[in-house]
Context: one part of a larger RNA
RNA sequence: GCCUGCGAGUUAUGCUUCGUGGCGAGGUUAACCCGUGUGGGGUAGCCGUAGCGAAAGCGAGUCCGAAUAGGGCGUGUGAGUCGCGGGGUGUAGACCCGAAGCGGAGUGAUCUACCCAUGGCCAGGGUGAAGCGUCGGUAAGACGUCGUGGAGGCCCGAACCCACCAGGGUUGAAAACCUGGGGGAUGAGCUGUGGGUAGGGGUGAAAGGCCAAUCAAACUCCGUGAUAGCUGGUUCUCCCCGAAAUGCAUUUAGGUGCAGCGUCGUGUGGUGGAUGCCGGAGGUAGAGCACUGGAUGGGCUAGGGGGCCGACAAGCUUACUGAACUCAACCAAACUCCGAAUGCCGGUAUUUCUAGCGCGGCAGUGAGACUGCGGGGGAUAAGCUUCGUAGUCGAGAGGGAAACAGCCCAGAUCACCGGCUAAGGCCCCUAAGCGUGCGCUAAGUGGGAAAGGAUGUGGGAUCGCCGAGACAACCAGGAGGUUGGCUUAGAAGCAGCCACCCUUGAAAGAGUGCGUAAUAGCUCACUGGUCAAGUGGUCCUGCGCCGACAAUGUAGCGGGGCUCAAGCGCACCGCCGAAGCCGUGGCAGCAUCGCAUGUGAUCCGCCGGCCCUUUCGGGGGUGGGUGUAGUCGUGGUGCUGGGUAGGGGAGCGUCGUGCAUCCGGGGAAGCCGCCGAGUGAUCGAGUGGUGGAGGGUGUGCGAGUGAGAAUGCAGGC
Repeated sequence: GCCUGCGAGUUAUGCUUCGUGGCGAGGUUAACCCGUGUGGGGUAGCCGUAGCGAAAGCGAGUCCGAAUAGGGCGUGUGAGUCGCGGGGUGUAGACCCGAAGCGGAGUGAUCUACCCAUGGCCAGGGUGAAGCGUCGGUAAGACGUCGUGGAGGCCCGAACCCACCAGGGUUGAAAACCUGGGGGAUGAGCUGUGGGUAGGGGUGAAAGGCCAAUCAAACUCCGUGAUAGCUGGUUCUCCCCGAAAUGCAUUUAGGUGCAGCGUCGUGUGGUGGAUGCCGGAGGUAGAGCACUGGAUGGGCUAGGGGGCCGACAAGCUUACUGAACUCAACCAAACUCCGAAUGCCGGUAUUUCUAGCGCGGCAGUGAGACUGCGGGGGAUAAGCUUCGUAGUCGAGAGGGAAACAGCCCAGAUCACCGGCUAAGGCCCCUAAGCGUGCGCUAAGUGGGAAAGGAUGUGGGAUCGCCGAGACAACCAGGAGGUUGGCUUAGAAGCAGCCACCCUUGAAAGAGUGCGUAAUAGCUCACUGGUCAAGUGGUCCUGCGCCGACAAUGUAGCGGGGCUCAAGCGCACCGCCGAAGCCGUGGCAGCAUCGCAUGUGAUCCGCCGGCCCUUUCGGGGGUGGGUGUAGUCGUGGUGCUGGGUAGGGGAGCGUCGUGCAUCCGGGGAAGCCGCCGAGUGAUCGAGUGGUGGAGGGUGUGCGAGUGAGAAUGCAGGC
């Protein structure tokens, strides 16, 4: 890992609600007794029939109160109760598995830590302390030399002990090892045997180390099914409906309560939605500056500063500053003289919409996500965050966007080898047009990007010049006063400052650029000629260009490939294209309209008969007649049938059992096939084989009742 088996809402009791049954202003027994029958007894108690008050208490009233006042809760408007079954809930382990832990009682020092007692062990080699002796030395010493001696947590190094480095091993040979090196090796040494200390305790040359492969509190059993607002798992089918990720509160934030939203039942009945019209409230968008503030320039000007003047006071003046006022142009979520569209409330009418509201049972949700629009936070960042509003996903399949929950189209009941469309497409991959007409683009722009830049190119507008000859090119002129003045070493058109005149003339600047040290020189503006037709400027606009740099390989059209397009714009005609729509047939739910009717069953109302009973009002039983509506049957029509959490409904199957009935050695169950039936769980008293003794059907009842998941449990492979 696979296979097989096992594996999770149970039981008791209280409450509540629904279904169903008995009795009904009543209903019902509990313990217990008799003792074995679906039995009989047992009336204590409980619920209901009356409430109000804290209570005494009073009572259709009562409480507060002085109250015959007023108010609160009641009456008037009466259905309960006891079983059985289902949903939910409380108490219990309460759907199942899962802690780390807490407590109690015990078991452990054969591992290991330390201690106690008693034993054992340490090859060999080296060094050479004290002391002692000889000699030297001294007044005597100290001291020195040479011997002797044999000290030391001394040195080297086996056994022994340790475990520093590297390599290997890492489903190991081994749950700590192997190999080669390494450290200690007379000591705080190592070691045998026996003994001691025990769990908040021991022991510890101290690492929270060790206390039997377990230690920030050992192990075993018990309390114990501790608790787990947490994670995982929770077993057959079909049908109907179908959420939420919000508000408020919370030692609350991944939990919970109430509300919101779902479902089922019941009641109510036009109350709901949409649209038209009518009537309202309002201060947003926009706009505005009348208020509150902000803010730019001008005018005017109080005040302040400066200058002049002045003994003081006063006065004059100002390219400074400047409140207020005024003119012009602005800004504002917490400004408003104004002010929409929507939305909201109400009335009324319409509608091929069908909801709404009250009460009750049962929930789930209370982590939301993205996109468009309106805001806040952030940086007018984020697949960011937080609100509002709409959509989609969530819980939604199908088609498109190459691929792609949240984008575009569109909401899947089932079948069909039929048709029409949506978004999006129609050269090939790839279904359908290399469709038609008119333009644009030359950049593979299309098929990524900004500020900014540019005689790219199309369209439009406008202003100049132009056969009295423009623009471009070529030929020629481009002068004189004058080297203007100043400045300067120089400044002569051309460093710089100022001025920018006059003359001749067809025209020529006190000079556009290059140039010189300064001149010179070359040009330009401007003018004539040659030539002969358009030529310049500005603005708006379509499509392009540059700006443009990244890591495996083109790689920023899905690819191929595309240029009067297979790109872009406008217009048009076709077609393709989905689970959308239509067609045909089937199933189911709901609504509605018929039919049928056994003179059927049930319920209710009315009429009368018989019997029993009675408190004379009535009650019970039985059968008969009659009537409407509903349910059980069947047909037509219309609408509906995506679905997670979740609510509701109808069924299949397993085991046991009551009643009825049937099969079986002339072959039960089970097992392996085949054939067939049903929407499905499943089924066949069809069939062949195997098997060898029990089994089925109908209708009730009761459950140890359905397996793929829980790092599930056991076994097998």
Large-subunit ribosomal RNA, domain II from an Acidobacteriota bacterium, 717 nucleotides, folded computationally.
The source organism's lineage runs through Bacteria, Pseudomonadati and Acidobacteriota.
RNAcentral holds the full RNA, with entries from ENA.
Model confidence (mean pLDDT): 84 of 100.